[in-house]
RNA sequence: GUAGGUAAUCGGGCAGCUGCUGGCUAUAUUAGCGGGAGGAAAGUCCGGACUCCACGAAAGCACGAUGCCGGAUAACGUCCGGCGGAGGAAACUUCAGGGAAAGUGCAACAGAAAGUAUACCGCCUUAAUAAGGUAAGGGUGAAAUGGUGUGGUAAGAGCACACCGCAUUUGUGGUAACACAAAUGGCAUGGCAAACCCCAUCGGGAGCAAGACCAAAUAGGGAUAGUCGCUUUAUGCAAUGCAGGCUUUCAGCAUAUACUAUCCGGGUAGGUCGCAAGAACUUUUGGGUAACCAAAAGUCUAGAUAAAUAGCUGCCUAUUACAGAAUCCGGCUUAUAGAUUACCUACUAUU
RNA sequence: GCCCCCGUCGUCUAGAGGCCCAGGACGCCACCCUUUCAAGGUGGAAAUCGCGGGUUCGAAUCCCGCCGGGGGCACCA
Numbered sequence: 001g002u003a004g005g006u007a008a009u010c011g012g013g014c015a016g017c018u019g020c021u022g023g024c025u026a027u028a029u030u031a032g033c034g035g036g037a038g039g040a041a042a043g044u045c046c047g048g049a050c051u052c053c054a055c056g057a058a059a060g061c062a063c064g065a066u067g068c069c070g071g072a073u074a075a076c077g078u079c080c081g082g083c084g085g086a087g088g089a090a091a092c093u094u095c096a097g098g099g100a101a102a103g104u105g106c107a108a109c110a111g112a113a114a115g116u117a118u119a120c121c122g123c124c125u126u127a128a129u130a131a132g133g134u135a136a137g138g139g140u141g142a143a144a145u146g147g148u149g150u151g152g153u154a155a156g157a158g159c160a161c162a163c164c165g166c167a168u169u170u171g172u173g174g175u176a177a178c179a180c181a182a183a184u185g186g187c188a189u190g191g192c193a194a195a196c197c198c199c200a201u202c203g204g205g206a207g208c209a210a211g212a213c214c215a216a217a218u219a220g221g222g223a224u225a226g227u228c229g230c231u232u233u234a235u236g237c238a239a240u241g242c243a244g245g246c247u248u249u250c251a252g253c254a255u256a257u258a259c260u261a262u263c264c265g266g267g268u269a270g271g272u273c274g275c276a277a278g279a280a281c282u283u284u285u286g287g288g289u290a291a292c293c294a295a296a297a298g299u300c301u302a303g304a305u306a307a308a309u310a311g312c313u314g315c316c317u318a319u320u321a322c323a324g325a326a327u328c329c330g331g332c333u334u335a336u337a338g339a340u341u342a343c344c345u346a347c348u349a350u351u
Numbered sequence: 352g353c354c355c356c357c358g359u360c361g362u363c364u365a366g367a368g369g370c371c372c373a374g375g376a377c378g379c380c381a382c383c384c385u386u387u388c389a390a391g392g393u394g395g396a397a398a399u400c401g402c403g404g405g406u407u408c409g410a411a412u413c414c415c416g417c418c419g420g421g422g423g424c425a426c427c428a
Base pairs, nucleotide, nucleotide: 001347002346003345004344005343006342007341008340009339010338012316013315014314015313016312017311018310020036021035023033024032025031026030038322042333043332045331046330047329048328049327050207051206052205053204056250057249058248059247060246061245063203064202065201066200067199068082069081070080071079072078083097084095085094086093087092098198099197103196104195105192106191120138121137122134123133124132125131126130146164147163148162149161150160151159165187166185167184168183169182170181171180172179173178211273212272213271214270221264222263223262224261225260226259227258229237230236231234239255240254241253242252266427267426268425278300280299281298282297283296284295285294286293287292352424353423354422355421356420357419358418361377362376363375364374369408379395380394381393382392383391401417402416403415404414405413
């Protein structure tokens, strides 16, 4: 220098003028001061915080999610490290990666045969248009019952042997997944679980339009369905209703001027809180391979409700990417003009 | 803001791993019939199954991610 790989960062800056929004101060309705979008604010795909559902207890069934091993974390389907498979010459990348010897099921067409294997062509034997023995070779298919070689045989065959693969056992290393080695077995036990299923682990539901308070207004309304049992009248028994898919047990509350569910009709379209000091951010030090954790010091860093975060001018190569908070965090996924940095791999050139 | 549902010829739809490079109806095109039109008959065209990946031998169908469309949710008494 070329080609490639990995990890990151920025994604306009400065100055002036004019605004918008919310905060603080004051001599108070006007001034002054300082704050004001993102890496994804997005999709709403996961996990939490928070709130309500009766702040219920226990057990079972169903349903859903996850799935190599170890660690991180508030938690996760996320992240980190490792193992194994696959890709690459390498740096490195990638994997929904438990179980198919628990059971059920599926495999169209083709093909002899698609799962208790079987025999179309072929090969071999005999008493030869037949019968028997074969699974080397051919053909079909996405897939055909270990592979290669030697011996062996009528021809063949794990029939025997060597190496490789596979399975089982033992040993060694490792926390483990797993790896390596030895012995044994003659191959039994092919694929699909993003088919049902089995095993293990986890999960109650709804969501800030949750929910709490204040104010205003109206017809404080109506319809349908369910629940008014027993006696000795009680601190009783029973029944019914009330929770979050279902069931059971216990406890609790209520039982007719009541409660629950659905529908119809009426009114309001206001305010305050929830609502930003937190699993927060920055720097340094220490621990850890890393994700991350701990300590110290410092900082306060948007908060609207029709919804602010903008416009113009000048200079810098500059009108120029994707795009804009709405309860808040941790992730994932998707979109993103252009610019920059560090390290690694291969090749080439020069010194 | 939050929560659900849907996407197949121009339109309405069937399908639920292979029998489907996707079937039917209406519509469209050509021909026949008719003096002509309609009706009727025969034939034909028309779908990258919203898009992109994955699982599988095989995907409209199963799984994941995007895109587009539709619907619901305020409070009081």
Molecule: RNase P RNA; transfer RNA
Organism: Pseudomonadota bacterium